[in-house]
Context: one part of a larger RNA
RNA sequence: UGACGGGGACCCGCACAAGCAGUGGAGUAUGUGGUUUAAUUCGAAGCAACGCGAAGAACCUUACCAGGUCUUGACAUCCCUCUGACCGGCCUAGAGAUAGUCCUUUCCUUCGGGACAGAGGAGACAGGUGGUGCAUGGUUGUCGUCAGCUCGUGUCGUGAGAUGUUGGGUUAAGUCCCGCAACGAGCGCAACCCUUGACUUUAGUUGCCAGCAGGUGAAGCUGGGCACUCUAGAGUGACUGCCGGUGACAAACCGGAGGAAGGUGGGGAUGACGUCAAAUCAUCAUGCCCCUUAUGACCUGGGCUACACACGUACUACAAUGGCCGGUACAACGGGAAGCGAAGCCGCGAGGCGGAGCCAAUCUUAUAAAGCCGGUCUCAGUUCGGAUUGCAGGCUGCAACUCGCCUGCAUGAAGUCGGAAUUGCUAGUAAUCGCGGAUCAGCAUGCCGCGGUGAAUACGUUCCCGGGUCUUGUACA
Numbered sequence: 001u002g003a004c005g006g007g008g009a010c011c012c013g014c015a016c017a018a019g020c021a022g023u024g025g026a027g028u029a030u031g032u033g034g035u036u037u038a039a040u041u042c043g044a045a046g047c048a049a050c051g052c053g054a055a056g057a058a059c060c061u062u063a064c065c066a067g068g069u070c071u072u073g074a075c076a077u078c079c080c081u082c083u084g085a086c087c088g089g090c091c092u093a094g095a096g097a098u099a100g101u102c103c104u105u106u107c108c109u110u111c112g113g114g115a116c117a118g119a120g121g122a123g124a125c126a127g128g129u130g131g132u133g134c135a136u137g138g139u140u141g142u143c144g145u146c147a148g149c150u151c152g153u154g155u156c157g158u159g160a161g162a163u164g165u166u167g168g169g170u171u172a173a174g175u176c177c178c179g180c181a182a183c184g185a186g187c188g189c190a191a192c193c194c195u196u197g198a199c200u201u202u203a204g205u206u207g208c209c210a211g212c213a214g215g216u217g218a219a220g221c222u223g224g225g226c227a228c229u230c231u232a233g234a235g236u237g238a239c240u241g242c243c244g245g246u247g248a249c250a251a252a253c254c255g256g257a258g259g260a261a262g263g264u265g266g267g268g269a270u271g272a273c274g275u276c277a278a279a280u281c282a283u284c285a286u287g288c289c290c291c292u293u294a295u296g297a298c299c300u301g302g303g304c305u306a307c308a309c310a311c312g313u314a315c316u317a318c319a320a321u322g323g324c325c326g327g328u329a330c331a332a333c334g335g336g337a338a339g340c341g342a343a344g345c346c347g348c349g350a351g352g353c354g355g356a357g358c359c360a361a362u363c364u365u366a367u368a369a370a371g372c373c374g375g376u377c378u379c380a381g382u383u384c385g386g387a388u389u390g391c392a393g394g395c396u397g398c399a400a401c402u403c404g405c406c407u408g409c410a411u412g413a414a415g416u417c418g419g420a421a422u423u424g425c426u427a428g429u430a431a432u433c434g435c436g437g438a439u440c441a442g443c444a445u446g447c448c449g450c451g452g453u454g455a456a457u458a459c460g461u462u463c464c465c466g467g468g469u470c471u472u473g474u475a476c477a
Base pairs, nucleotide, nucleotide: 001477002476003474004473005472007471008470009469010468011467012466013465015461016460019425020424021423022422023421026316027315028314029313030312031311032310033309034307035306042053043052064302065301066300067299068298069297070296073125077124078123079121080120081119082118083117084116088103089102091100092099093098106115107114108113127291128290130289131288132287136285137284138280139279140278141276143274148187149186150185151184152183153182154163155162156161167178168177169176193268194267195266196265198236199235200234201233202232203231204230207226208225209224212223213222214221239262242256243255244254245253246252318418322377323376324375325374326373327372328371334365335364336363339358340357344353345352346351384415389410390409391408392407393406394405395404431453432452433451434450435449436448437447
């Protein structure tokens, strides 16, 4: 100087407390461990691994296994020889890779050749998702959006070092004020950026319709208009600016006015010096080591989907604030050309036929659902719950057996609110309800977004956990 303490002081955080909803019990989905297996590819491991890499394993992917094959190679550059192709189509053998037959088929030219492509050959080499993340770059997690981490000069100390950065207040903040052997400065904080909340202005098409006119079964449908909504550019606005009080005449705090918004308005992006030899050699790059008729490459089939069991994360429930039936209302963010696909018709339905319109504020996806109105069920393993299984179908795709999703009929399991323990959340939040997107031929209860309805509680900081500052002890570094 640090680190540590079941030392002290002060402060903060959904850390506790006060509340609300859960998890832990059931079924299923998914990940992991274990076991099994020819293989169940590899990585991730307390918080910070476990719906994680994977924004989508039937083949492919694919790295694993079995079998069948290749050896200058599936891919790149160079050299030599031959050919004129390559591509495309048919047939034969084969599981295919592959092997063979047939058809079609280049350009420039000074006629020497050249360009390009294919086949064959020799070797330099290719290739490796093989090892090492404890050789590395890059990227990332975490403490933590915590308020800290340092430097120059000066001063003090023999020196390590200290001071500044401590102290009194204050703040979300090393934020600001005052004081002070310190005076300044840098990286962080804040602000500048995006979004949301109000208004003004500019611009009105594909958006809108107040007034005028036309028109319909209905309809901004038409003329017309840009007032309004909205869209998207520019600006205004919030600064403790004003008033009162407290305070040290300060910083600041408390209350008030005005205001759409008030003291960082809400949310996001933004992550200091560093810690964990943290993670990643399987995104990529890369040193060294290793393989080179194989640890490389191609193909078919299988596996990654196994199942006595254990754990994590979710979904659906156990019902009446509910289930079912009928009627009826209101969104936002998005996507769309190898695409979204309307009306109409067929089917109980999944879906099929159809093909208008739309490269989209125009068309479409697209009926939002919870809600509201009416009816029914009457506390039961039920008109709750939907697992499982049988049959019949639909869709995608060469192909749904291993191993996809969906529909109809039938079946109707566990489950009556969950032990010890434990998680999230302070407001448009929790809870609850539906909608969209990426990936994607097909396949979400996951992920990322969007809007609808919309709470309860916070006395307080004694205690648990984590963190910050000062101080103290130490046989620790």
About this RNA
The part of an RNA shown here (small-subunit ribosomal RNA, 3' major domain) has 477 nucleotides and comes from Paenibacillus sabinae. NCBI's taxonomy places the organism under Bacteria, Bacillota, Bacilli, Caryophanales, Paenibacillus. Rfam family: Bacterial small subunit ribosomal RNA.